c-di-AMP riboswitch aptamer (ydaO/yuaA leader) from a soil metagenome, 154 nucleotides, folded computationally.
RNAcentral holds the sequence, with entries from MGnify.
The model forms 96% of the base pairs in the Rfam consensus.
Model confidence (mean pLDDT): 78 of 100.

[in-house]
C1' cells in the first nucleotide's frame, strides 16, 4: 500500500474534457467474481378433527400412516430473536438486550483489549436439496488516526 460489499479487470465502435495522451460516459463482447430457477437419490413446519393398523375381544392414551381444515410461503443481505414502553390489544414508533457481521492501516490465522452494525428491499400464493441446463446482477456507500502478542507470508 484506504474500508464495507460479489460488485472487479481488458477489449471495440462512438460521444464528451482538454490538442494528442490521459479522464469520463453509452452500447456490445470476453475473463472473473456473485445470486437465483432447476431431476434423480434423500428429505418434506405446527395445531385441530376424522380415520386406519396393534389385540382373544374391547375402552382410553400415545408412536406411526392416511385424509379434511386453519396458519401462506420464498428470495437477496450480518442484518436474527426476544423483553419493555408508546399507541385504540390496530397500523406504526421507541428503547434495551440479542444470534450473526465488520473495523482497529502491508495480508492471512489464533488468542486478548476496544469500538461500531445489528437495516432495508423484492417475488406474488410458487420455489427443500439438486447433475445437465436455464436466469439475473457486478451497484451503492463511509471515514479519520491506526491497539498488543504469537506465528506464516508478500
Nucleotide at each position: 500500500u484506504g474500508c464495507c460489499g460479489a460488485a472487479u479487470c481488458c477489449c471495440g465502435c462512438g460521444c464528451g474534457u482538454c490538442a494528442c495522451g490521459g479522464c469520463g460516459c453509452u452500447c456490445g463482447g470476453g475473463a472473473g467474481c456473485g445470486g437465483g430457477g432447476g431431476a434423480a437419490c434423500c428429505g418434506u413446519u405446527g395445531g385441530a378433527a376424522c380415520g386406519g393398523c396393534g389385540u382373544c375381544g374391547a375402552a382410553c392414551a400415545c408412536u406411526c400412516c392416511g385424509u379434511u381444515c386453519c396458519a401462506g410461503g420464498g428470495g437477496c443481505g450480518a442484518a436474527u430473536c426476544g423483553g419493555g414502553c408508546c399507541g385504540g390489544c390496530g397500523a406504526g414508533g421507541c428503547c434495551c438486550g440479542u444470534a450473526g457481521c465488520g473495523c482497529c492501516g502491508c495480508u492471512c490465522u489464533u488468542u486478548c483489549g476496544g469500538c461500531g452494525c445489528g437495516a432495508g428491499c423484492c417475488c406474488g400464493u410458487c420455489a427443500g436439496c439438486u447433475a445437465a441446463c436455464c436466469c439475473c446482477g457486478c451497484a451503492g456507500g463511509c471515514u479519520c488516526g491506526a491497539g498488543a502478542a504469537a506465528g506464516a507470508g508478500a